[in-house]
Context: one part of a larger RNA
RNA sequence: CUGGGCGUAAAGGGUGCGUAGGUGGCUAGGUAAGUCGGAUGUGAAAGCUCGGAGCUCAACUCCGAAAUGGCAUUGGAAACUGCCUGGCUGGAGGGUCGGAGGGGGGACUGGAAUUCUCGGUGUAGCAGUGAAAUGCGUAGAUAUCGAGAGGAACACCAGUGGCGAAGGCGAGUCCCUGGACGACACCUGACUCUGAGGCACGAAAGCUAGGGGAGCAAACAGGAUUAGAUACCCUGGUAGUCCUAGCCGUAAACGGUGCACGUUUGCUGUAAAAGGAAUCGACCCCUUUUGUGGCGGAGCCAACGCGUUAAACGUGCCGCCUGGGAAGUACGGUCGCAAGAUUAAAACUC
Numbered sequence: 001c002u003g004g005g006c007g008u009a010a011a012g013g014g015u016g017c018g019u020a021g022g023u024g025g026c027u028a029g030g031u032a033a034g035u036c037g038g039a040u041g042u043g044a045a046a047g048c049u050c051g052g053a054g055c056u057c058a059a060c061u062c063c064g065a066a067a068u069g070g071c072a073u074u075g076g077a078a079a080c081u082g083c084c085u086g087g088c089u090g091g092a093g094g095g096u097c098g099g100a101g102g103g104g105g106g107a108c109u110g111g112a113a114u115u116c117u118c119g120g121u122g123u124a125g126c127a128g129u130g131a132a133a134u135g136c137g138u139a140g141a142u143a144u145c146g147a148g149a150g151g152a153a154c155a156c157c158a159g160u161g162g163c164g165a166a167g168g169c170g171a172g173u174c175c176c177u178g179g180a181c182g183a184c185a186c187c188u189g190a191c192u193c194u195g196a197g198g199c200a201c202g203a204a205a206g207c208u209a210g211g212g213g214a215g216c217a218a219a220c221a222g223g224a225u226u227a228g229a230u231a232c233c234c235u236g237g238u239a240g241u242c243c244u245a246g247c248c249g250u251a252a253a254c255g256g257u258g259c260a261c262g263u264u265u266g267c268u269g270u271a272a273a274a275g276g277a278a279u280c281g282a283c284c285c286c287u288u289u290u291g292u293g294g295c296g297g298a299g300c301c302a303a304c305g306c307g308u309u310a311a312a313c314g315u316g317c318c319g320c321c322u323g324g325g326a327a328g329u330a331c332g333g334u335c336g337c338a339a340g341a342u343u344a345a346a347a348c349u350c
Base pairs, nucleotide, nucleotide: 003322004321005320006319007304008303012318014201015200016199017198021194022193025088026087027086028085029084030083031082033081034080035077036076038074039073040072041071042070049065050064051063052062053061054060091191092188093187094186095184096183097182098181103177104176105175106174107173108172109171110154115149116148117147118146119145120144121143125136126135162169163168206247207246208245209244210243211242215241216240220236221235222234223233258317259316260315261314262313263312266295267294268293269292270291271290272289273288274287275286276285299306300305323350324349325348332343333342334341335340
């Protein structure tokens, strides 16, 4: 490079937006770049292949034919692709109306609980464990009642329920704001899909500066356990966890399954919406759509399993893999305050 692949064997980028590029619905006319025939020229000779001939045969030599990825010129064809012009509405986008939602940002408010402070009652224990001890307590603890402070998280509702591109999002109210979905079929008229680079977002931990600090808790200290115990258990406890501004850019960032579109038997649950039947009305029931689950058919799969939310059947585009170790390491580059991240080998070895 070609081929074959990427749920679990090596392999889907953490996620989105989007540049170049690639790709592209129906229809009419034109063009002739791609495409397909024809003709001409060229594609040296030798060699290879085939047929024949000459050395006694063969090697060898000679003659002829064939072959030669192709290229150029010329004259045609017009189905398909491209290009130009015109049209269409099914793709896509917009409009009007509507309901659902822990989607995002900001401000304010609330109750339960833990801890602490003050005051009352009250007295000898409390706490902890497998058992203990360290620890707290007669300077009055634990318990209980009242008042107050402060920080963090929001029980029940809560649901293989909802929303979001992913990370993720859960007390309440208000303000600002994104998306999806349904009905109508009013507008535009292919405006599409994907997306190398790029840009943005991106849990936790970590870093910088300033605040905050109730609980929890790396490190650390002590008590136990043990042969030892730099652990598991216990008593404490600092960073951190929280807020603001900025960095970091990684995760089993997982559905271990890239995105988009089309096609292909079903049953059943659930969330939201629209329509229908029925009803006094809601509910129940039926149909459709979107999402989210379970089970299974064909088909697929090495098997497990997947199975209209495909891992089935197809198309387009991107990323990635190519024996194990060395190694996601070294060196170099880029980024970062650092920690490190990213890109990414080889010798050697099996």
Description:
Small-subunit ribosomal RNA, central domain from a metagenome, 350 nucleotides, folded computationally. The coordinates come from a structure-prediction model, not an experiment, and the mean pLDDT is 89.